This is a predicted structure of a 329-nucleotide part of an RNA (large-subunit ribosomal RNA, domain IV) from archaeon CG06_land_8_20_14_3_00_37_11.
Its Rfam family is "Archaeal large subunit ribosomal RNA".
Its mean pLDDT, the model's own confidence on a scale to 100, is 83.

Context: one part of a larger RNA
RNA sequence: GCAAGCUCAGGGAACUCGGCAAAUUAGCCCCGUAACUUCGGGAGAAGGGGUCUCAGCGUUCGUAACUGCAUAGUUGCGAGUGCUGGGCGCAGUGACUAGAGGAAUUGGACUGUUUAAUUAAAACAUAGCUGAUUGCAAAUCGGAAACGACUAGUAUAAUCGGCGACGCCUGUCCAGUGCCAGUAUCUGAAAAUCCGGUUCAACGGAUCCAAAGACUGGUUAACGACGGAGGUAACUAUGACCUUCUUAUGGUAGCGCAAUGCCUUGCCAUUUAAAUGAUGGCUUUGCCAAUGGCGUAACGAGAUUCCUACUGUCCCGAGCUUGAAACCU
Numbered sequence: 001g002c003a004a005g006c007u008c009a010g011g012g013a014a015c016u017c018g019g020c021a022a023a024u025u026a027g028c029c030c031c032g033u034a035a036c037u038u039c040g041g042g043a044g045a046a047g048g049g050g051u052c053u054c055a056g057c058g059u060u061c062g063u064a065a066c067u068g069c070a071u072a073g074u075u076g077c078g079a080g081u082g083c084u085g086g087g088c089g090c091a092g093u094g095a096c097u098a099g100a101g102g103a104a105u106u107g108g109a110c111u112g113u114u115u116a117a118u119u120a121a122a123a124c125a126u127a128g129c130u131g132a133u134u135g136c137a138a139a140u141c142g143g144a145a146a147c148g149a150c151u152a153g154u155a156u157a158a159u160c161g162g163c164g165a166c167g168c169c170u171g172u173c174c175a176g177u178g179c180c181a182g183u184a185u186c187u188g189a190a191a192a193u194c195c196g197g198u199u200c201a202a203c204g205g206a207u208c209c210a211a212a213g214a215c216u217g218g219u220u221a222a223c224g225a226c227g228g229a230g231g232u233a234a235c236u237a238u239g240a241c242c243u244u245c246u247u248a249u250g251g252u253a254g255c256g257c258a259a260u261g262c263c264u265u266g267c268c269a270u271u272u273a274a275a276u277g278a279u280g281g282c283u284u285u286g287c288c289a290a291u292g293g294c295g296u297a298a299c300g301a302g303a304u305u306c307c308u309a310c311u312g313u314c315c316c317g318a319g320c321u322u323g324a325a326a327c328c329u
Base pairs, nucleotide, nucleotide: 002323003322004321005320006319007318008317010315011314014313019310027051028050029049030048031047036041038165052087053086054085055084056083057082058081059080060079061078062077063076064075065074066073067072088092100308101307102306103305104304105303106302108299112124113123128163129162130161131160132159133158134157140149141148142147166295167294168293169292171226172225173224176223177222178219179218180217181216182215185214186213187212192207193206194205195204196203227245228244229243230242231241254287255286266282267281268280269279270278271277
């Protein structure tokens, strides 16, 4: 020097990507307990006090005996519970055991599931919402078939999608693609029929005509989409307003420098002595409404920031224990 442990003056996160690791807290009893909230929670919130032993006294319950009466009293024993006084130690859950706590933001509602052996999560699932198919000899699935699963079920069911508790909501567009329905007419193969082919045939032409398409309509919690230019208010700026081009419709509500913003370390405020951080606000070009939008109590080995306590993380090292290694053999 290495591994695993123990202790440390003063300071107390100055360490570091980051309090990683360590330290703090800890059981039980009593007091006390905020915002917020779906009124259940939050909550062991937070924050305080007690805890060993000896003696005395009280009180509750059980039990036994006694008091000639008895819903009562006394005494003994047992199990609790409380008050007062004393004793010892630095320390009384004396060892072991045994939560650190708080304030915000983000995403996911939650319990649950997952990459056996590098990822436990914001991914998957979920209750709930919603769309489609299906009347049972069903739809869907397996099988070449027989037949089978769903199901010894029957639309309050089954199957296939999407979103994902709850609350407030879910705007406009069917032009494109898809799906569904219709279809007077048109296109539309072979076969069949008729005609031609000096006879037969090849072959040629015509008639009829399936699916499908054209055509017509519907459908977005189907795939998806949701503009530009110019002018304008009595400082300036801005533009409620007007004009124009254009589209199927021109992004509504809500949110917003965000897990989404290039410029960007945006601008303002709070936090710090100092902040590319965090939070709140602004926001003309960002997101955007079941490819769900925005909120939200509770929950968590999720992510981010701060505060208290605490500490060898650090200033800055030191000492000790055990072992490995090393040395000698």
The full RNA is in RNAcentral, with records from ENA and SILVA.